Large-subunit ribosomal RNA, domain VI from a Chloroflexota bacterium, 275 nucleotides, folded computationally. It matches the Rfam family "Bacterial large subunit ribosomal RNA". Model confidence (mean pLDDT): 85 of 100. The RNAcentral record of the full RNA draws on ENA.

[in-house]
Context: one part of a larger RNA
RNA sequence: CGUCCGGAGAUUUGAGGGAAGCUCUCUCUAGUACGAGAGGACCGAGAGGGACAGACCGCUGGUGUACCAGUUGUCCCGCCAGGGGCAUAGCUGGGUAGCUAAGUCUGGUCGGGAUAAGCGCUGAAAGCAUCUAAGUGCGAAGCCCACCCCAAGAUAAGAUCUCCUGCCUCUGUGAUUUAUCACAGAGGGUAAGACCGCAAGUAGACUACUUGUUUAAUAGGCGGUAGGUGUAAGAGCAGUAAUGUUUUUAGCUUAACCGUACUAAUGGUCGAGGG
Numbered sequence: 001c002g003u004c005c006g007g008a009g010a011u012u013u014g015a016g017g018g019a020a021g022c023u024c025u026c027u028c029u030a031g032u033a034c035g036a037g038a039g040g041a042c043c044g045a046g047a048g049g050g051a052c053a054g055a056c057c058g059c060u061g062g063u064g065u066a067c068c069a070g071u072u073g074u075c076c077c078g079c080c081a082g083g084g085g086c087a088u089a090g091c092u093g094g095g096u097a098g099c100u101a102a103g104u105c106u107g108g109u110c111g112g113g114a115u116a117a118g119c120g121c122u123g124a125a126a127g128c129a130u131c132u133a134a135g136u137g138c139g140a141a142g143c144c145c146a147c148c149c150c151a152a153g154a155u156a157a158g159a160u161c162u163c164c165u166g167c168c169u170c171u172g173u174g175a176u177u178u179a180u181c182a183c184a185g186a187g188g189g190u191a192a193g194a195c196c197g198c199a200a201g202u203a204g205a206c207u208a209c210u211u212g213u214u215u216a217a218u219a220g221g222c223g224g225u226a227g228g229u230g231u232a233a234g235a236g237c238a239g240u241a242a243u244g245u246u247u248u249u250a251g252c253u254u255a256a257c258c259g260u261a262c263u264a265a266u267g268g269u270c271g272a273g274g275g
Base pairs, nucleotide, nucleotide: 001153006164007163008162009161010160011159012158016150017149018148022050023049024048025047026046027045028044034039052107053106054105055104056103060101061100062099063098067094068093069092070091071090072087073086074085075084076083077082111145112144113143118138119137120136121135167188168187169186170185171184172183173182174181175180176179193270194269195268196267197213198212199211200210201209218264219263220262221260222259223258224257225256227253228252229251234247235246236245237244238243
């Protein structure tokens, strides 16, 4: 920009395209059919795997350099005590959210249609025979569907639902009832709505997408909770002391959940008048 003749917001159909398509072992049928024996099935029913693919984080774990604790050396906060900086995050032990696999779940199936090789039925040419010449049936991990994903710029531009609305001014043409109508065009303020801006994340290279924008929980802060760490500091008591113990399942706490307007989301621009 287009999408039949207004402007919007949702939900869809599916022309077309893409992805997938794998395989093994065991049990039963059955030591049956078959076979002198050795051996050993078709068909059918079930169980368990491998690789691959997709999704997810409840479980098991990994990571988790703004969480917690222990600890070494050194410098500093005047000293003790208590802390801070640096040393790979100093080292070590744990660990929330998120992200993850080695973790968990799921998938290939079933079924339908047309066929290949092949097997047939009926059947002449050619009184026989013949699956083929006319006619007709079956038949594969393959083909087309079916399952999953994208998809109306599919210009043949589809469908459904919902929302807003016949405003004002001017120019030209034509009618007339002479101040109105019709058509074409230009402009203005708006409706539903959209965009920009702003607060953000379930999204993300940017863009896009999604949520919110005071009629508000969008982010931060604050309060509570969960989870993590593992019993803070100070003081008391015991001990010469190191240290232990009580206060104390304490103290601290990132991304999680619930709440709370304390802080920041000020605002602006477009956007129909139709057959």